[in-house]
RNA sequence: GCGUGGAUAGACGGUCGCGGGUUUCGUAAGAAACGCGAGGAAAGUCCGGACACGAUAGGGUACGGUGGUGGAUAACGUCCACCGACCUUUGAUUGCAGGUCAGGGAAAGUGCCACAGAGAAUAGACCGCCGAUGACUACGUUUUUCGUAGAACAGGUAAGGGUGAAAUGGUGCGGUAAGAGCGCACCGCUCGCUUGGCGACAAGCGGGGCCAGGGUAAACCCCACCGCGUGCAAGCGCAAGUAAGUCCUCGACUUGUUUCGGCAAGUCGCCUUAGCCCAUGAGGUUUGAGGACGGGUAGCGUGCAAAAGUCUGCUGGCAACAGUAGACAUAGAUGAAUGGCCGUUCGCGACAGAAUCCGGCUUAUCGUUCACAAGCAAUC
RNA sequence: GUGGGCGUAGCUCAGUUGGUUAGAGCAUCGGGUUGUGGUCCCGAGGGUCGGGGGUUCGAGUCCCCUCGCUCACCCCA
Numbered sequence: 001g002c003g004u005g006g007a008u009a010g011a012c013g014g015u016c017g018c019g020g021g022u023u024u025c026g027u028a029a030g031a032a033a034c035g036c037g038a039g040g041a042a043a044g045u046c047c048g049g050a051c052a053c054g055a056u057a058g059g060g061u062a063c064g065g066u067g068g069u070g071g072a073u074a075a076c077g078u079c080c081a082c083c084g085a086c087c088u089u090u091g092a093u094u095g096c097a098g099g100u101c102a103g104g105g106a107a108a109g110u111g112c113c114a115c116a117g118a119g120a121a122u123a124g125a126c127c128g129c130c131g132a133u134g135a136c137u138a139c140g141u142u143u144u145u146c147g148u149a150g151a152a153c154a155g156g157u158a159a160g161g162g163u164g165a166a167a168u169g170g171u172g173c174g175g176u177a178a179g180a181g182c183g184c185a186c187c188g189c190u191c192g193c194u195u196g197g198c199g200a201c202a203a204g205c206g207g208g209g210c211c212a213g214g215g216u217a218a219a220c221c222c223c224a225c226c227g228c229g230u231g232c233a234a235g236c237g238c239a240a241g242u243a244a245g246u247c248c249u250c251g252a253c254u255u256g257u258u259u260c261g262g263c264a265a266g267u268c269g270c271c272u273u274a275g276c277c278c279a280u281g282a283g284g285u286u287u288g289a290g291g292a293c294g295g296g297u298a299g300c301g302u303g304c305a306a307a308a309g310u311c312u313g314c315u316g317g318c319a320a321c322a323g324u325a326g327a328c329a330u331a332g333a334u335g336a337a338u339g340g341c342c343g344u345u346c347g348c349g350a351c352a353g354a355a356u357c358c359g360g361c362u363u364a365u366c367g368u369u370c371a372c373a374a375g376c377a378a379u380c
Numbered sequence: 381g382u383g384g385g386c387g388u389a390g391c392u393c394a395g396u397u398g399g400u401u402a403g404a405g406c407a408u409c410g411g412g413u414u415g416u417g418g419u420c421c422c423g424a425g426g427g428u429c430g431g432g433g434g435u436u437c438g439a440g441u442c443c444c445c446u447c448g449c450u451c452a453c454c455c456c457a
Base pairs, nucleotide, nucleotide: 003372004371005370006369007368008367010345011344012343013342014341015340016339018037019036021034022033023032024031025030039351043362044361046360047359048358049357050356051231052230053229054228058278059277060276063227064226065225066224067223068082069081070080071079072078083103084101085100086099087098088097091380092379093378094377095376096375104222105221109220110219111216112215113214126161127160128157129156130155133154134153136150137149138148139147140146169187170186171185172184173183174182188210189208190207191206192205193204194203195202196201235302236301237300238299245293246292247291248290249289250288251268252267253266254265255264256263257262269285270284271283272282273281294456295455296454309328310327311326312325313324314323315322316321346349381453382452383451384450385449386448387447390406391405392404393403399437408424409423410422411421412420430446431445432444433443434442
């Protein structure tokens, strides 16, 4: 100097202003005094809840989300601990330490794997190797048989080369015509058992030549679990305004009744019931409902701040956190309030401004300051 | 506040189930045609696919974070 994480987010005094509150004075308008007044992210709106209203017999293979295990929590995709994989030293290995992980299932099924390559998932003979076996040619033998040699026609072969992100376990020895889990040893894999652990999982023992089948699920999908919808523009109480505005749609059938215009009841259908389907309930189907146009308003109060609150101590827990005692408890705007100037002090200080409220995540952030890291140890 | 949509060349837009080198029209530049210009014909240049990270052999496309733009919402009812 760089990186990561945490803390801090100028201080004191004076003065002029801004937004609420309390008290006093005043008939009222208003005035005076006192005191309070943004953040660690108030941001992005990415998750989760509280709260409110609506809905809610029930169900779904629909829709959305989550995904190692255990715990914390009101809840979560957050947090804590652990497990596993990978990365950070090294020529290499092991252990410790640190970091990353959307980390269920590829043996339920489907799809995809471009180019290159012989072959890309039912593996595959381009070069190479072999050519044991069969056929061919030459020689030996009078001939057959047989033997030797050659060539590489059939054929064998997944060792080696080459292609690729990926080529159907790896290394070594044996074996073979050449080869191959073909056989064996070690490693890996897989199955079973035992032991330890709440569990993910780990260790040990034994079996199996391994087609027990490559990768991809941030492809469809399967499995498990979770989820009713809309959101303070929720909702409640007032007030104001237009104009009891215009147009369009509202089906079929049966029965009863009738003054023959209709009316009533029922069935099916359709619409609404804040995103889908089945089913159901409720309401509507002409004093009503839905839609289009058009018009009106841009108000007041409440919800609204004491809340899963903050700090300190003690207890329990590895921790997240929980319990308990004490103390502190004052932002509430609605075109939207925090600023300007002066003095002292360091150095005139970044990102940025609450909008129903909380818990997280993510992103932004001058300077100062603290911690950590850029590996450590052992063995060969 | 809530719920959607969009971002690809200077401008307007395509881009399929992820596949080889991301295309089209207009515009720009060069050449040809013409006495000259336009039209027309031929050719060329121009892209961090808004930015960053991840999944994958491979990302404009799939996932996450982030930046910017844009639309709807009340009452009569």
Molecule: RNase P RNA; transfer RNA
Organism: Phycisphaerae bacterium